RNA sequence: AAGUGAAAAAGGCAAACCAUAGGAAACUAUGAGACGCAAAGCCAAGGGCCUGGACCGCGGGAAUUUCCGUGGAUGGCAGCCGGUUACCACA
Repeated sequence: AAGUGAAAAAGGCAAACCAUAGGAAACUAUGAGACGCAAAGCCAAGGGCCUGGACCGCGGGAAUUUCCGUGGAUGGCAGCCGGUUACCACA
């Protein structure tokens, strides 16, 4: 150094639920709260998952504005995998 997290120290983060705010939604921020976490730090340029209002593509209807159906992230999730950096201890 790679590796490991049994015991220990210093500490750290915070699921669900609830409140307020934002959003079409997924979800996010703050407060409150702890299910858990050795990267539950960071990255959404790789895979995966969630959402589909607007927008774009396709199909259909309608004289037109437009309506219906369908597909797609450009919207999210890092507490799914992955990438990357790091504290303490062991070694």
Molecule: c-di-GMP-I riboswitch aptamer
Organism: Anaerobacillus isosaccharinicus